[in-house]
RNA sequence: UGACCUCGAGGGCAAACCCGCCGCGAGGCGGGGACGCAAAGCUACCGGUCUCAUUGGGCCGCCCGCGGGCACGAUGAGACAGCGGAGUUGCCGGC
Numbered sequence: 001u002g003a004c005c006u007c008g009a010g011g012g013c014a015a016a017c018c019c020g021c022c023g024c025g026a027g028g029c030g031g032g033g034a035c036g037c038a039a040a041g042c043u044a045c046c047g048g049u050c051u052c053a054u055u056g057g058g059c060c061g062c063c064c065g066c067g068g069g070c071a072c073g074a075u076g077a078g079a080c081a082g083c084g085g086a087g088u089u090g091c092c093g094g095c
Stems, first nucleotide, its partner, number of pairs: 004094002012037002017032006035082001041088003045085003048080009058070003061066001
């Protein structure tokens, strides 16, 4: 330096949930708390999931009108790194 391994050592992170704050929202931050994680460190580059707005036709109720709702498609703006990939950095031990 490289790849690999994990019955060690020192440790690290922190799900759900609760409280406070921010956000239309997905969600984020802080505190508590541990489901788990050998990168559950970092990065929205690729895919994916989710949110908001606009729009297209379709469906639902109804005599009509009319408002509302539902899912799908398109576009724009966002969120998620504990969904996968990719990039990058990193502790200890053995080889």